[in-house]
Context: one part of a larger RNA
RNA sequence: UGACAGGGGCCCGCACAAGCGGUGGAGCAUGUGGUUUAAUUCGAUGCAAAGCGAAGAACCUUACCAGGGCUUGACUUGCCGCGAAUCCUUUUGAAAGAGAGGGGUGCCUUCGGGAACACGGACACAGGUGGUGCAUGGCUGUCGUCAGCUCGUGCCGUAAGGUGUUGGGUUAAGUCCCGCAACAAGCGCAACCCUCGUGUUUAGUUGCCAUCAUUGAGUUUGGAACCCUGAACAGACUGCCGGUGAUAAGCUUGAGUAAGGUGAGGAUGACGUCAAGUCAUCAUGCUCCUUAUUCCCUAGGCGGCACACGUGCUACAAUGGCUGGGACAAAGUGUAGCGAUCCCGCGAGGGUGAGCUAACUCCAAAAACCUAUCCUCAGUUCGGAUUGCACGCUGCAACUCGCCUGCAUGAAGCCGGAAUCGCUAGUAAUCGCUGGUCAGCCAUACGGCGGUGAAUCCGUUCCCGGGCCUUGUACA
Numbered sequence: 001u002g003a004c005a006g007g008g009g010c011c012c013g014c015a016c017a018a019g020c021g022g023u024g025g026a027g028c029a030u031g032u033g034g035u036u037u038a039a040u041u042c043g044a045u046g047c048a049a050a051g052c053g054a055a056g057a058a059c060c061u062u063a064c065c066a067g068g069g070c071u072u073g074a075c076u077u078g079c080c081g082c083g084a085a086u087c088c089u090u091u092u093g094a095a096a097g098a099g100a101g102g103g104g105u106g107c108c109u110u111c112g113g114g115a116a117c118a119c120g121g122a123c124a125c126a127g128g129u130g131g132u133g134c135a136u137g138g139c140u141g142u143c144g145u146c147a148g149c150u151c152g153u154g155c156c157g158u159a160a161g162g163u164g165u166u167g168g169g170u171u172a173a174g175u176c177c178c179g180c181a182a183c184a185a186g187c188g189c190a191a192c193c194c195u196c197g198u199g200u201u202u203a204g205u206u207g208c209c210a211u212c213a214u215u216g217a218g219u220u221u222g223g224a225a226c227c228c229u230g231a232a233c234a235g236a237c238u239g240c241c242g243g244u245g246a247u248a249a250g251c252u253u254g255a256g257u258a259a260g261g262u263g264a265g266g267a268u269g270a271c272g273u274c275a276a277g278u279c280a281u282c283a284u285g286c287u288c289c290u291u292a293u294u295c296c297c298u299a300g301g302c303g304g305c306a307c308a309c310g311u312g313c314u315a316c317a318a319u320g321g322c323u324g325g326g327a328c329a330a331a332g333u334g335u336a337g338c339g340a341u342c343c344c345g346c347g348a349g350g351g352u353g354a355g356c357u358a359a360c361u362c363c364a365a366a367a368a369c370c371u372a373u374c375c376u377c378a379g380u381u382c383g384g385a386u387u388g389c390a391c392g393c394u395g396c397a398a399c400u401c402g403c404c405u406g407c408a409u410g411a412a413g414c415c416g417g418a419a420u421c422g423c424u425a426g427u428a429a430u431c432g433c434u435g436g437u438c439a440g441c442c443a444u445a446c447g448g449c450g451g452u453g454a455a456u457c458c459g460u461u462c463c464c465g466g467g468c469c470u471u472g473u474a475c476a
Stems, first nucleotide, its partner, number of pairs: 001476002003473003007470007015460002019423005026314008034305002042053002064300001066298004073125001077124002079121003083117001087102006107114002127289002130287003136283002138278003141274001143272001148187003152183002154163003167178003193266004198234007208223003237260001240254001242252003303442001316416001320375002323372004332363001334361001337356002342351003382413001387408004392403002429452007
């Protein structure tokens, strides 16, 4: 100087407390361990692995396994020979591959040849998702959006080092003020960036308002006040008043305001820690394989199942369930696409194919909600697992192993032990909508969008994590 302490002081955080809803019990989905297997590819393992890499494993993907094949190789550069190339037929085969036959010539040219492409040959080489993340770059997680981490000069100390950065206040903050052997400065904090909330100006089409007409989509005419959409500005700064404070920084009350003391949310992550994670995104040192640890193909596997754990979905019902009627969003996607209308089908869907490269058209029905009938506390008109039959869609192909529909079947489950998680406001809870990936989809996941919309916070004794000062130490 650090680290540590079941030492002390001060302070903070959904850390506790106060509340609301869950997990742990059930069924299923998904990931992991284990076990099994020819293979169940690999990685991730307390917090910070486990709906994680994977924004989508039937083939492909695919790295694994079995079998069948190739050996200058699927791919790069260079040399030689031959032929332009593309193409067609055919044998064998599961395909890859191996073999046979046929047709056919183009472009440039100094007529020697050349360019591009294919085949054959020799060699340099290619290739490797092989190993090492404890050789590395890059990227990332974490402490933690915590308030810290340092430096120049000066001063103090023999030195390691200290001071500054400590102290008195204050703040979300090493934020600011005052004091001080310190005075300046840097990386962080804050602000500058984006979104939301108010207004003004400007611009009005495909949006808005009015008009004409209509079953309706629409169309005609007019307008720029509103809504809305884009752009540019304004606005919030403790600015004003009172109190308090050291006449400071600030704290607190009030006025006005769309908004008040960081207005709300996001992006932004200091010096460093964990030899943290990743050689399988990529790059790369060394090392290993080279008729194989490369490459191609077919089928299988990654989906196996006594079990254990994590994350979720659906429930156990009456604040509910079924059925009929009625209402209100935001955001987003669409041309190899979204697909209206009409017809067929109980339905998934099929046929037709208007409109839309989109403020125009389509997906599109929002759902919780309101209203009316039934159900009357039951393993039920709760719950929907499982299974049988029949069908639809995508796709060469749904057996292993897809999704969806109809009929039938109707399991466990009556609120969950010890324990444990999230959340402080448009939040929790609850309700739908949508996107990426994507032929299809195992999405109950992940990312976004809006609708309805709470309770509680006395307080900091205790648990956990963190910051500052200080005491002790046989630790470094």